[in-house]
Parts: sequence; structure tokens; C1' cells
RNA sequence: ACCGAACAGGGCAAACCCGCCGCGAGACGGGGACGCAAAGUUACCGGUCUCAAUCAUUCGCCACGGAUGCACGAGACAGCGGGACCGCCGGUC
Repeated sequence: ACCGAACAGGGCAAACCCGCCGCGAGACGGGGACGCAAAGUUACCGGUCUCAAUCAUUCGCCACGGAUGCACGAGACAGCGGGACCGCCGGUC
């Protein structure tokens, strides 16, 4: 540097259920294992998703309420792909 057939210690934990936080996407804890050799860390790039309030548009019975929405904005996902950083065991060179 490349690789994961076999070895050792093992590690993580999808769906689903319970609790809990959040408007929400989802987060966290417990149970549970579909899978994972980076399923370790990081929203930098692409992507997907969310949005109560705000904003814009619009409707109405104009009190206020409803509907829609992406640009902007604010967020979520690292178990979607890429990048960056770090790392166990073993093998090959």
C1' cells in the first nucleotide's frame, strides 16, 4: 500500500415493541437482530426527508382561520453515494 478466504478477542445493531424528547424528519435509553470490516467520527460535496413558528402565494364568513409552496431560512439522515480524519485482528506485497 492493497485485501478480508480462514484465526483471536470481540464490536455495532435494521425492522418491530416499550419509555422518553421533538411540530416534524428524527434523537436518546431499554428490549430485539436484518445486516455490517469501519454500521467508528465528521453534514465538506451530491442526495433523500422534515418544518410548528416565520416568509410567500391564495381562499374565506376578514375574528381570525384554512390551503399550498419553493427559492430563501431552519433542521434530520454518517445503516444512500463520495470526500476528510482515526482505528482492531489477520493475510499478501

Source information:
Predicted 3D model of a 93-nucleotide RNA (c-di-GMP-I-GGC riboswitch aptamer) from Thiobacillus sp. Its Rfam family is "c-di-GMP-I-GGC riboswitch aptamer". Rfam 15.1 lists 1,298 matches to the family in 717 species.